Predicted 3D model of a 162-nucleotide RNA (Lysine riboswitch aptamer) from uncultured Dysosmobacter sp. The sequence is in RNAcentral, with records from MGnify.
[in-house]
RNA sequence: GAUAGAGGCGCGGAGUUCAUCAGUAGCAUUUCGGCAAGGGCAGGCAGCCGCCGGAUGAGAAAGGGGAUUCCGCCGAAGCGGUGAGCGAGGGCCUGUUCGCUGGCUGCUGGGGCGGCAGAGAAAAUCUGUCGGACUGUCACAAAUAAUUUGUGAAGCGCUAUC
Numbered sequence: 001g002a003u004a005g006a007g008g009c010g011c012g013g014a015g016u017u018c019a020u021c022a023g024u025a026g027c028a029u030u031u032c033g034g035c036a037a038g039g040g041c042a043g044g045c046a047g048c049c050g051c052c053g054g055a056u057g058a059g060a061a062a063g064g065g066g067a068u069u070c071c072g073c074c075g076a077a078g079c080g081g082u083g084a085g086c087g088a089g090g091g092c093c094u095g096u097u098c099g100c101u102g103g104c105u106g107c108u109g110g111g112g113c114g115g116c117a118g119a120g121a122a123a124a125u126c127u128g129u130c131g132g133a134c135u136g137u138c139a140c141a142a143a144u145a146a147u148u149u150g151u152g153a154a155g156c157g158c159u160a161u162c
Stems, first nucleotide, its partner, number of pairs: 001162005008074001010073009027057004032053004038049001040096006048090001077108006084101005109135002113131007137153007
């Protein structure tokens, strides 16, 4: 240097299905009320279409989650920072926020539990941070029959073969 592997409630993707989302959004009706202007938020242009709320009627979906099957894998993957492109609307503009895609860069061995914070409709779940243990690998030390105990480190690591 190449190839092949290991960690385990291991990681990610796709399909199917179930509940939730939610009797919500949007839609329709209304001599029920209000407004003169209505996008996630803020500020403007315009004043063609009206808009907001209540009641009635029928009435979703996405994201997220459970189960199951298949696929790709073991920096699997995830998160942060920083640019770029696209999108979020009765019609346009600026800023900001959010989402998706991809580049550069930093962190994290792995899953789980708890506190706090954020996202979320949510007691689900996810993310960040802090703290315990648990587990795998390696190093060192001690005790050793197997192996055990303790300390420390990080996947750009470890093991095997060439």

NCBI's taxonomy places the organism under Bacteria, Bacillota, Clostridia, Eubacteriales, Dysosmobacter.